This is a predicted structure of a 1382-nucleotide RNA (small-subunit ribosomal RNA) from an uncultured organism. The prediction has a mean pLDDT of 88. The RNAcentral record of the sequence draws on ENA, Greengenes and SILVA. Its Rfam family is "Bacterial small subunit ribosomal RNA". Gene Ontology terms of the family: ribosome and structural constituent of ribosome.
RNA sequence: CAUGCAAGUCGAGGGCGAACGCUGGCUUCGGCCAGUAAGUAGACCGGCGCACGGGUGAGUACCACGUGAGUAACCUGCCCUGGGGCCUGGGAUAACCCCCCGAAAGGGGGGCUAAUACCGGAUGUGCUUUGUGUCGCGUAGGUGGCAUGGAGCAAAGGCUUGCCACCCUGGGAUGGGCUCGCGCCCCAUUAGGUAGUUGGUGGGGUAAGGGCCUACCAAGCCGAAGAUGGGUAGCUGGUCUGAGAGGAUGACCAGCCACACUGGGACUGAGACACGGCCCAGACUUCUACGGAAGGCAGCAGUGGGGAAUCUUGCGCAAUGGGCGAAAGCCUGACGCAGCAACGCCGCGUGGGUGAUGAAGGCCUUCGGGUCGUAAAGCCCUGUCAGGAGGGAAGAAGGAAGUGACGGUACCUCCGAAGGAAGCACCGGCUAACUCCGUGCCAGCAGCCGCGGUAAUACGGAGGGUGCAAACGUUGUUCGGAAUCAUUGGGCGUAAAGCGCACGCAGGCGGCUGCGCAGGUCGGAUGUGAAAGCCCGGGGCUCAACCCCGGAAUGGCGUUCGAAACCGCGUAGCUGGAGUAUCGGAGGGAGAGGCGGAAUUCCUGGUGUAGGGGUGAAAUCCGUAGAGAUCAGGAGGAACACCGGCGGCGAAGGCGGCCUCUUGGACGAAUACUGACGCUGAGGUGCGAAAGCGUGGGGAGCCAACAGGAUUAGAUACCCUGGUAGUCCACGCCGUAAACGAUGCUUACUAGGUGACGGAGAGGAGCCUUUUCGUUGCCGCCGCUAACGCAUUAAGUAAGCCGCCUGGGGAGUACGGCCGCAGGGUUAAAACUCAAAGGAAUUGACGGGGGCCCGCACAAGCGGUGGAGCAUGUGGUUUAAUUCGAAGCAACGCGCAGAACCUUACCUGGGUUUGACAUCCUUCGAACCCUGCAGAGAUGCGGGGGUGCCCUUCGGGGAGCGGAGUGACAGGUGCUGCAUGGCUGUCGUCAGCUCGUGUCGUGAGAUGUUAGGUUAAGUCCUGCAACGAGCGCAACCCUCGUCCUCAGUUGCCAGCGGUUCGGCCGGGAACUCCGGGGAGACUGCCGGUGUGAAACCGGAGGAAGGUGGGGAUGACGUCAAGUCCUCAUGGCCCUUACGCCCAGGGCUACACACGUGCUACAAUGGCCGGUACAAAGCGCAGCGACCUUGCGAGAGGGAGCCAAUCGCACAAAGCCGGUCUCAGUUCGGAUUGCAGUCUGCAACUCGACUGCAUGAAGUCGGAAUCGCUAGUAAUCGCGGACCAGCAUGCCGCGGUGAAUACGUUCCCGGGCCUUGUACACACCGCCCGUCACACCAUGGAAGUCUGUGGGACCAGAAGUCGCCGGCCCAACCCUCGGGAGG
Repeated sequence: CAUGCAAGUCGAGGGCGAACGCUGGCUUCGGCCAGUAAGUAGACCGGCGCACGGGUGAGUACCACGUGAGUAACCUGCCCUGGGGCCUGGGAUAACCCCCCGAAAGGGGGGCUAAUACCGGAUGUGCUUUGUGUCGCGUAGGUGGCAUGGAGCAAAGGCUUGCCACCCUGGGAUGGGCUCGCGCCCCAUUAGGUAGUUGGUGGGGUAAGGGCCUACCAAGCCGAAGAUGGGUAGCUGGUCUGAGAGGAUGACCAGCCACACUGGGACUGAGACACGGCCCAGACUUCUACGGAAGGCAGCAGUGGGGAAUCUUGCGCAAUGGGCGAAAGCCUGACGCAGCAACGCCGCGUGGGUGAUGAAGGCCUUCGGGUCGUAAAGCCCUGUCAGGAGGGAAGAAGGAAGUGACGGUACCUCCGAAGGAAGCACCGGCUAACUCCGUGCCAGCAGCCGCGGUAAUACGGAGGGUGCAAACGUUGUUCGGAAUCAUUGGGCGUAAAGCGCACGCAGGCGGCUGCGCAGGUCGGAUGUGAAAGCCCGGGGCUCAACCCCGGAAUGGCGUUCGAAACCGCGUAGCUGGAGUAUCGGAGGGAGAGGCGGAAUUCCUGGUGUAGGGGUGAAAUCCGUAGAGAUCAGGAGGAACACCGGCGGCGAAGGCGGCCUCUUGGACGAAUACUGACGCUGAGGUGCGAAAGCGUGGGGAGCCAACAGGAUUAGAUACCCUGGUAGUCCACGCCGUAAACGAUGCUUACUAGGUGACGGAGAGGAGCCUUUUCGUUGCCGCCGCUAACGCAUUAAGUAAGCCGCCUGGGGAGUACGGCCGCAGGGUUAAAACUCAAAGGAAUUGACGGGGGCCCGCACAAGCGGUGGAGCAUGUGGUUUAAUUCGAAGCAACGCGCAGAACCUUACCUGGGUUUGACAUCCUUCGAACCCUGCAGAGAUGCGGGGGUGCCCUUCGGGGAGCGGAGUGACAGGUGCUGCAUGGCUGUCGUCAGCUCGUGUCGUGAGAUGUUAGGUUAAGUCCUGCAACGAGCGCAACCCUCGUCCUCAGUUGCCAGCGGUUCGGCCGGGAACUCCGGGGAGACUGCCGGUGUGAAACCGGAGGAAGGUGGGGAUGACGUCAAGUCCUCAUGGCCCUUACGCCCAGGGCUACACACGUGCUACAAUGGCCGGUACAAAGCGCAGCGACCUUGCGAGAGGGAGCCAAUCGCACAAAGCCGGUCUCAGUUCGGAUUGCAGUCUGCAACUCGACUGCAUGAAGUCGGAAUCGCUAGUAAUCGCGGACCAGCAUGCCGCGGUGAAUACGUUCCCGGGCCUUGUACACACCGCCCGUCACACCAUGGAAGUCUGUGGGACCAGAAGUCGCCGGCCCAACCCUCGGGAGG
């Protein structure tokens, strides 16, 4: 807001009064008349109702609501009850008729008429008012009654004749008006508000009190117990939650209030300022003939819009209730019903029993199986709901009859039939429920913690499971958990939190005794506490939800009676709290005045000469114009050395030379006095370090700012030289601080020990001991505390009062207020943002913290690297490919102990598909050997030879190997070392890492393992709430060094013999050596030191001495260290290819860069010649003597040797001699040319070596950096592994053979103890600020717009009241003019 309905009714108040239709008559057929319909419909006058019922919550912080009172300050129609009455007149008016205006709505004029409409008069039980008298009640204001006088005021009739109306009046009932006590949200960043304001007097107004209104008078009234202002809100019974206290809330139902388009206003009425009435204004909508009109769903339905979202334009007055009526009855979207929505609550069903081949199928699987699962099927039953049929209510009355919207509904019976009826959420923890696949920090999940980056119980799907179930989840909201605003029931040393300190108004709290009062308090009675609801009992719908009946309860308020312990009040006392008086000593307590010396600086003068000053070192600076130093004199300011002390005083801030004056407080002792005078303290007031501000002084030293010099990458700092405000004084501000004991004040109680300061007493006297009071420290029990810690000076146990806190950031900030001269102070938010911020303690790690101690860590020393050339590895680049890995130490001569093919994993090309390799099956053939053609080869196509072993039933079968075939499968150096095993590197051969029991701690954890010594060592000793033990250390093992013993060839040769002169032979077993066994070294011995220890120092002896040298040996662990390309292995991926085969190429590239090496740069050397001495190894597809040959690499022969026998094999440096003479060389050898050798199928890409020739860089290496402490470094050569060949690399071997170590400050790494920590991915940590870009939120901002409040003013509707005037007018009066009144 379309439309319909939601308030009418009465003819028994009254007047008027149709039509259609029907009947009859007439007709000019157009119709007319009469009767009936019918005194009906209808409107009108009049009465009652319309103020109820129904809706909504805008407004309202208010006596609106709730509760309890008051009204002696009031009203109340209809109803009940009592009393009295209803007499007599009069004039109008609507409807109606006529005329007129208007589009309409509507209006105007004239004429007629009735009443329960209106008016006059009469009567007055009475009522009102005003006097008089009198009585009662009340404390009072006041109020009630009786008697009597004056004045004023009534009425209506109707009908069916006994009813209903009507008038006056008393009472009642009901409903209201008004008043009061108490209760009722947030903001104080709203602190002052108020002029009709507060009160009075007179008057007005109302039903009624009142400042409600008005005139005058007074100047009050409200407010921190929150006025005023702002924000928000209908209030309550109740509802939700909670153990309760409480918190939140006010749907439905019920009570009250308010509102009815917005605002204002009155009228009528018993009642309204009136939802479906009126007037005005406004906005909006509709109609219009443009002149004007009409409207108000927050009634029931319904529509549009808004929105996440909320229903039918249903039936009925049958019941209940309401209005009118005498009644019949009419009206009633109140109400009773039905409809829609799982929106809520309740009940029910979707089946029950049986059924294991545990069916099929799905999912999982360790491939065995498991699970869905008795689940299904099958068999046997039952029948709710739904369906069909038959019957069929109650609800309906005091009696009889009639009356049912719901509704043929509920309910009953019968029929058919397992038939039609299960979903949703969840399964990482909280929290009940787990697997697979997909995905791969993607897609997504998420309440919190958090999941997802290739094995995700966390995402998505599936199977399974769990929980609920006609629902299940989600979102929002409230309470709970939250003791997280703490009354019940919290805190404030360090977590947030004690005001910087004091004085003190209000307030709160307050000692002992007696008496009284009865406000608080407690008890009894009584009124109220509406109903509903909650709770209990009972009853009705089959149960329940729901409904009915009864009871209980309702912390509250009122009245009344009582109690007197406690609080309070009054009164009388008391002395213990508090205070006063007396005496005494202590003190940097405060204010004022004066005085003093030391020192600094400055000035003057003297002496005197070149520096002074300052620093890590310097410089700026001062000084030859005479500084500094030194002496004397003078000036000025500030501060008061020593004493001086966890000593003193003060409320705190704070106070320090001496003297004087003024003054506050505390303490001790002993008595006397006052008699609770006390404690705390919101606001308030005062004090309040330093810095700072204002005015004026003062200014020696010091010194922000500033200047200069240094330092530094810079140095607006630290250091130095100067230096102004300031520091000082006076007066006035400021009002803060880590104003800290981070601990408010007061009182009482609760073990001690030991100092200090002040006082007093006692023991015997100055000293000492002891008692006691006050003050100030330390330690420590109970107790407390999260711990640390506190602990009679409490952070213990209690009481009183105040202040303060409520996650971090934003922020002690913004805005506002107050204060300030200013700087600023005080009070003090929010948006937004984070998942923390914090406290204490623990273990680590770390520190440009400390202590102790190690290591070629530094230092001392020797030699290198970094420069050159080359070798080699790496990065980079290049490439078809330059396969891959390794990445600081701890990748880089590393995997690689050997890349020309192979290796090989890479690239190009050519091939192949059960495969190069394994197992199984079928089939053929033994295997195997020789060989041809094509091809780069792989491969393809052939030829020839050839038969074995085992069993046999003699057919054959089997093992083995080869060919072919099929499918299972093979294969992958493809990915993931961050899925793994194993192995390895590293810290680190460092001395550590742990456990059991006990003990301590709430706990993490500690103790042991720390401490005192000592060691290479957690090695050992001693001590100790620890006692033991394990893995590590050490030792046991190997090797080298001495000796003994056994053995004596291939090794050895002292003595004897032989000799070809070679241990060659005989021989020897001594020596060397070889390799078995053993001895030896243990701080065992001596001295000293030390704790009567461990051990250390020195010494003896000894081949060796304090671990004799070297090796092997690597704790718990760390680095997501390295390796999937050794191997193994989960998962993923490829399957005519990411597998396999082959040829060729590549891994060997080359502007560059780095690592590791080799060779050098030369004379301690090069070259030539001569000459001496090893060890450890290796050798049969091998080492190869020796001979020949070649300049040589080598070649051709080839003895010996399976090796203490033979060989590789000459060791080299060294030594002797010679030469070179400082030069890019007789150094150096790169590079290149030519010619060769060897290996190998093959040296082009891409081998090593040889000869001749060529002869490059390089003259000792910048910054930087490495190794080594003794048979070491350095230097010299030898061997081996791999290997066809290829080493400057690697692994070994011996020869020659040093220097240095004061020492532990520093660099690096490490161990133990301790300390700090905001680190724990552990300092390569953490973390702060600016800037750049984007986004979010907030503050400010020239202004602009709106809202609200205030002030002043203009205009001013309707309406009420009053006044004045004009016009008009039936009732009454009249002298007829008029008057009263309207």